[in-house]
RNA sequence: GCCCUGGUAGCUUAACUCUAAAGCGCCGGUCUUGUAAACCGGAGACAGGGGGUUAAAGUCCUCCCCAAGGCC
Numbered sequence: 001g002c003c004c005u006g007g008u009a010g011c012u013u014a015a016c017u018c019u020a021a022a023g024c025g026c027c028g029g030u031c032u033u034g035u036a037a038a039c040c041g042g043a044g045a046c047a048g049g050g051g052g053u054u055a056a057a058g059u060c061c062u063c064c065c066c067a068a069g070g071c072c
Base pairs, nucleotide, nucleotide: 001071002070003069005067006066007065010024011023012022013021026042027041028040029039030038048064049063050062051061052060
């Protein structure tokens, strides 16, 4: 330098362009002598950054940035 995969909540991962879901974690409650577990409820991400296409983009196109892998 070229190719490919990925970047979404604190962590791990979903989502044929049309309200961004879930598990764990966190907060509150029930239960317990108490903690944990279990059960119930809740808060939390405008999506790595810019631009474009579209009525509408996490999703498509493009340029960068970051990480892992391959080629030379």